[in-house]
RNA sequence: CGAGCCGGCCGGGCGGCCGCGUCGGGCCUCCGGGCCCGCCGAGGAAAGUCCGGGCUCCGCAGGGCGAGGUGGUGGGUAACACCCACCCGGGGUGACCCGCGGGAACAGUGCCACAGAGAGAAGACCGCCACCGGACGGGCGACCGGCCGGGGGCAAGGGUGAAAGGGUGGUGCAAGAGACCACCAGCGUGCCGGGUGACCGGCGCGGCUAGGCAAACCCCACCUGGAGCAAGGUCAGACAGGACGCGUCCGAGGGCUGCCCGCCCGAGCGUCCGGGUGGACCGCACGAGACCGUCGGCGACGACGGCCCUAGAUGGAUGGUCGCCCCCGGUGCGCGAGCACCGGGACAGAACCCGGCUUACAGGCCGGCUCGUCCC
RNA sequence: UCCGCCCUGGUGUAACGGCAGCACGCAGGCCUUUGGAGCCUCGCGGUCCCGGUUCGAAUCCGGGGGGCGGAG
Repeated sequence: CGAGCCGGCCGGGCGGCCGCGUCGGGCCUCCGGGCCCGCCGAGGAAAGUCCGGGCUCCGCAGGGCGAGGUGGUGGGUAACACCCACCCGGGGUGACCCGCGGGAACAGUGCCACAGAGAGAAGACCGCCACCGGACGGGCGACCGGCCGGGGGCAAGGGUGAAAGGGUGGUGCAAGAGACCACCAGCGUGCCGGGUGACCGGCGCGGCUAGGCAAACCCCACCUGGAGCAAGGUCAGACAGGACGCGUCCGAGGGCUGCCCGCCCGAGCGUCCGGGUGGACCGCACGAGACCGUCGGCGACGACGGCCCUAGAUGGAUGGUCGCCCCCGGUGCGCGAGCACCGGGACAGAACCCGGCUUACAGGCCGGCUCGUCCC
Repeated sequence: UCCGCCCUGGUGUAACGGCAGCACGCAGGCCUUUGGAGCCUCGCGGUCCCGGUUCGAAUCCGGGGGGCGGAG
């Protein structure tokens, strides 16, 4: 210099004028409210609602059956499907990235279309190999050669397929084959060593090796009661019933909040039409809280100390405009530094609150690292 | 604000993980003086998007997008 990898952060600034919401203070009031002053007033995602919790209400006799989720190991945490570190597998020259990554699919069931002989503890189409029978050809002859038919042996080579079941070399054989041998790969198992562990390394033995799929059913281990602030509570206010169906111990309906048994309550329940109200307050802003520092830890994070109080609407406030500056693009002028004009500056917006994940996003800043080339 | 469900040609719908069909429609042709009806066609046209599992995905899994419905 070029090409890349990873992590963190910001996401316009200052001022003038006008405007909006909660709260506090003052003044006025026809009690509905109005005016003035002051403090505070969106985000990194406030979003999707995909996970996990807090909080609130209901449930929390018993037995049985299920449903959903998570899935290498060790930690972090209130908890998690999140985060950190490590292991294993895969990719990359590398920095680094990706993985729903248990049951080494020998507990069981299932699937593997088409093609192919054969897709399971599988199989013989072409092929290779001798044997028997037949008619031939060649040779003086012993015999040799192919052809047709038959019942056999083999799994090396070909062919099909995503996948055909160890690989390479040799011995062996009629031809062959882990049939046997050597090396290598992989599996199981025993011992030793390292590690908290997943796992790794070494030595020996064994059968020669029985495919893939569990994001198919399933099995194993662990976790999960249901609903959600329109939860739930307090106060105030209004009204008019009617029709039909089911039921009142031959029991509708309800509760035990996935279902069943079982138990309990039980005189009302359901649909439709019509009428009324559609207000206020609490929950609700001090919390796994923000910032700074020290210490412990590789890290996620934790402990301690200091300091701060920081949105609470309910048709839903947080905006508009002007000037200067900043960034980007274009045009013009200028030798040039630059100047002038025009245009643009994203995604989006609290509604009970937190921790994550995911998704959207103009532009910009900082740090660490890798590879290549050249120079010293 | 919360909860639930669904996405396959233009429309309505099928498809044990194995060539994405069917009907209407559209286009062209036949018939007819013309139109409609009727008949014919290797005719047109689709799995909402992005990844993953698998030999193979509309289907299974994850994420996103869109639509519909319900709750005081």
Two RNAs folded together computationally: RNase P RNA and transfer RNA, 448 nucleotides in total. Model confidence (mean pLDDT): 78 of 100. It holds a member of the Rfam family "Bacterial RNase P class A". Gene Ontology terms of the family: tRNA processing, ribonuclease P activity and dimeric ribonuclease P complex. Rfam classes the family as a ribozyme.